[in-house]
Molecule: Guanidine-I riboswitch aptamer
Organism: Rhizobium sp. Q54
């Protein structure tokens, strides 16, 4: 140079914008309330959300032991362990209402 593998799912946080709620500001109405436009350099709930962040579960690869045989190996199944590495990283685009550490991306590019 090429091939194959280096997994999948929840939940959760970092962090995101601002459809929707809340708050705020301005106007209309004006008993309690209600509508309308602005505001996310408004903590906030909703919601998005990590390949290099965290939990759990599932696969997957080993193992000791159990199971069926007269007996043992294979090979199948099951408890139970172990294992599942490393990992710097733009600029640009893209979706939902918009943004983001989503996605293009374990790219490009660099050790």
């Nucleotide at each position: 140079g090429c091939a194959u593998a280096g997994g999948g799912c929840g939940g959760c946080u970092a962090g995101g914008g601002u459809u929707c709620c809340g708050g705020c500001g301005c106007g209309g109405a004006u008993g309690u309330u209600c509508c309308g436009c602005g505001c996310g350099a408004c903590u906030g709930g909703u919601c998005c959300g990590a390949g290099a962040g965290c939990c759990g579960c599932c696969g997957c690869u080993c193992g000791u032991c159990c199971g069926g045989u007269g007996a043992a190996c294979a090979g199948c199944g099951g408890c139970c362990g172990a294992g599942u590495a490393c990992a710097c990283g733009g600029c640009g685009g893209g979706a939902c209402a918009a943004a983001a550490g989503c996605c293009c991306g374990g790219g490009a590019g660099g050790u």